[in-house]
Context: one part of a larger RNA
């Protein structure tokens, strides 16, 4: 390379939008680039190979065919393609209706925590396996009242819902976005995928400015222990929160790329629409469970496929060395992206 693969053995890009490219619905003419057929030219000889011939055979010598390609020409028109016309099922728009913790901004609320002030009150509190460090007669802990601050929103709550992914939960308002369903009014293939690119992207981290209640890397002390740079305890800085900017990684997981079509049942559930009228039911879209066929090394998957097929992208090719070195690109840095080899088993 071919082939074979990518849930768990190596392997799906963190996610979206989208450029080039690749691929692309139904019908009717047309062209003839691809495609197919006929004919012609060329494809030197030798070599090779097939069928023969000549040296007694063979090596060797020799005759003929082939050498799948390219060019020209004449045709064919099913398929692919170009161009023309048409269609409505794919796609989009419209109208109606519904849903949601979808996003951004602003306002408000109660419980808890800590702190402050004041009252009551007195000797302990706290913590642990047991203790000690710590706090407390300068009155702690407990309890009551008032006040302040910051962060998070119990119950509802679910096998729920929404979002492309990351993710999203107190209540109210504003703005923005979105999906399903119903109607079948409009456009008439406008589609799918998507290298490069652009955007988004948990937590931790970085810069500047705020904020700082709780918790809490680092750090300090107390324990434990042979030791204890830990697990446990008392404190505690960065951080945790907000604004702006950067960073760009995760077991970013369904460890399962996106799209389309087809394929046997059952059960629960969310949102529409319909029928019915006492709870049984149909259909569309979503979320779960269990199975048939089939698939799979098995575990298992099974209309939300890992089944049957097609299109496009990404990725894999023994373990270690190594996601390292070097180079390049990005970044304030931390670091990220790309990414080897020697050697060794």
């Nucleotide at each position: 390379u071919u082939g074979g693969g990518u849930u768990u053995a190596a392997a799906g890009g963190g996610u979206g939008c989208g450029u080039a490219g690749g691929c692309g619905g139904c019908c009717u003419g047309u062209c003839a680039a691809g495609u197919c057929a006929g004919c012609g030219g060329u494809u030197a000889a030798a070599c090779g190979u097939c069928c023969g011939g000549g040296c007694u055979c063979a090596a060797c010598c020799u005759g003929g065919g082939c050498u799948u390609g390219c060019c020209g020409u004449u045709g064919a028109a099913a398929c692919u393609g170009g161009g023309a016309g048409g269609c409505u099922u794919g796609a989009u728009u419209g109208c109606g209706c519904u849903g949601g913790a979808g996003g951004c901004c602003g306002g408000c609320g109660g419980a808890a925590u800590u702190c402050g002030u004041a009252g009551u009150g007195u000797a302990g509190c706290g913590g642990u396996g047991a203790a000690a460090u710590g706090c407390a007669u300068a009155g702690a802990u407990a309890u009551u009242a008032c006040g302040a601050a910051g962060a998070a929103c119990a119950c509802c709550g679910a096998u729920u819902g929404c979002g492309u992914a990351g993710g999203c939960a107190g209540c109210c308002g504003g703005c923005c976005a979105u999906a399903a369903c119903g109607c079948a009014a409009a456009u008439g293939a406008c589609g799918c995928u998507g290298a490069u690119g652009c955007a988004c992207g948990a937590a931790a981290g970085u810069g500047c400015g705020g904020g700082g209640a709780u918790c809490g890397a680092a750090c300090a002390g107390g324990a434990u222990u042979a030791g204890a740079u830990a697990c446990c305890c008392u404190g505690g800085u960065a951080g945790u929160c907000c604004g702006c900017a950067c960073a760009g990684u995760a077991a970013a997981c369904g460890a399962u790329g996106a799209a389309u079509a087809c394929u046997u049942g059952u059960u629960c559930u969310u949102g529409g629409c319909g029928a019915u009228a006492u709870a049984g039911u149909g259909u569309c879209a979503g979320g779960g469970g269990c199975a048939a066929a089939g698939c799979g090394a098995a575990a298992g998957c099974g209309a939300u496929a890992a089944g049957u097929a097609u299109u496009c992208c990404a990725c894999c090719u023994g373990g270690g060395g190594a996601g390292u070195a070097c180079g390049c690109c990005g970044g304030c840095a931390a670091c990220g992206g790309u990414g080897a080899a020697a050697c060794u088993c």
The part of an RNA shown here (small-subunit ribosomal RNA, central domain) has 345 nucleotides and comes from an uncultured bacterium.